Annotation: This is a predicted structure of a 503-nucleotide part of an RNA (small-subunit ribosomal RNA, 5' domain) from an uncultured Acidimicrobiales bacterium.
[in-house]
Context: one part of a larger RNA
RNA sequence: GGACGAACGCUGGCGGCGCGCCUAAUACAUGCAAGUCGAACGAGCACGGACUUCGGUCCAUAUGUGCGAGUGGCGAACGGGUGAGUAACACGUGAGAAACCUGCCUCGGAGACCGGGACAACCAUUGGAAACGAUGGCUAAUACCGGAUGUCUUCUUUUGGUCGCAUGACCGAUUGAAGAAAUGAUCCGUCGCUCCGGGAGGGUCUCGCGGCCUAUCAGCUUGUUGGUGAGGUAACGGCUCACCAAGGCAUCGACGGGUAGCUGGUCUGAGAGGACGAUCAGCCACACUGGGACUGAGACACGGCCCAGACUCCUACGGGAGGCAGCAGUAGGGAAUCUUGCACAAUGGGCGAAAGCCUGAUGCAGCGACGCCGCGUGGGGGAUGAAGGCCUUCGGGUUGUAAACCCCUUUCAGUAGGGACGAAAAUGACGGUACCUACAGAAGAAGCUCCGGCCAACUACGUGCCAGCAGCCGCGGUAACACGUAGGGAGCAAGCGUUGUCC
Repeated sequence: GGACGAACGCUGGCGGCGCGCCUAAUACAUGCAAGUCGAACGAGCACGGACUUCGGUCCAUAUGUGCGAGUGGCGAACGGGUGAGUAACACGUGAGAAACCUGCCUCGGAGACCGGGACAACCAUUGGAAACGAUGGCUAAUACCGGAUGUCUUCUUUUGGUCGCAUGACCGAUUGAAGAAAUGAUCCGUCGCUCCGGGAGGGUCUCGCGGCCUAUCAGCUUGUUGGUGAGGUAACGGCUCACCAAGGCAUCGACGGGUAGCUGGUCUGAGAGGACGAUCAGCCACACUGGGACUGAGACACGGCCCAGACUCCUACGGGAGGCAGCAGUAGGGAAUCUUGCACAAUGGGCGAAAGCCUGAUGCAGCGACGCCGCGUGGGGGAUGAAGGCCUUCGGGUUGUAAACCCCUUUCAGUAGGGACGAAAAUGACGGUACCUACAGAAGAAGCUCCGGCCAACUACGUGCCAGCAGCCGCGGUAACACGUAGGGAGCAAGCGUUGUCC
């Protein structure tokens, strides 16, 4: 000098774009953050007009429309948060999988035949303070189950060909075995169901190389290293187990300890390098702490389940409920970090045939000079060089064209009128916002630090090694340009200084 997710002191006019718990991965009141489909299904409830003696009667209608608990489907594994753990194939990069999986989407081929029994809802009885149940009975389906068929797939028997770095792979013929489905919905357009093959996108596994400190850590290891067999997995594999062998790693730093999410990047620097890893983007890990599996194409699952633990809450004391590292917000900690806002209008996501519903993702608004950028606080003239202040050698000098005064202008802010783009037909939270026009009036808008040298800017008074200053050198003990105040000056400017950290 530059930089900052900054903080503190003094000060503070406007706008645009960004950014905003770095500390306690501390504890959380309240609301919201994941639903949707009646075109899968069976119940249930509601719904018109006229007259009326309020009892009802007549007409119309319902094979309709709407609502929504339950069964069922899809989603809830995305999106959003945090960085505790992790020195590891976690990440980056480059390869490999002849050892693998893949819902929705897409392309191609083939099909959907015959049957069956239940369980919710509901009804009845009943337990419990509640949370939530128990027993009996009825019922539907794109829920569940059995059989058939098999282009085909998988395994198996025999066999031929082609190819590969190896295990081996691919193509064809052949024996046997096993394996599907929802004639389901419909507004008749379609949407779905099953099997097989390919694609896209996604995931899983393996390996080469790369990136912290420490030797005041020198030896580490028994599923350890390898083999055979078995189990398990989507799949290879000590992944697990039985048996066998005695190996494997390490001064090219094993093992241990400390620290840490990694990267694209950011800051600095001429570069080499050094430091960092907020915001944005990719990957990973985690979801009160520890463990476990279930469902599913996908989880060992933030707003799912079970167990244990700590904590909080309810209780009729028998027993139950909970998890903001989602968005707001509260307490606490701290030098320190925001609103319990608006909207689904746009973009994107889930469901749905669609209309649409949901969406604290997102789009916006609010607060904060936290940062960057832009603008303004007026312009021209004006000497008796006014008054006042300060200094003075008392002559004057300086503040100073500065003010007053005269003539102008109106950016921004203000008031009034008009008023968008963002939206393809409809639909705009932002927002009566941006922007345009008119009006009034210099009107509403300047501070902070410094002035001994480094370093740009000097005098007076006060103080008297006191009070104090200070980044370094150093100032102050009676003439202090260094302390305090005043006048003057210098620098930057809606900021200016200080502190901290990095280069």
Notes:
Its Rfam family is "Bacterial small subunit ribosomal RNA".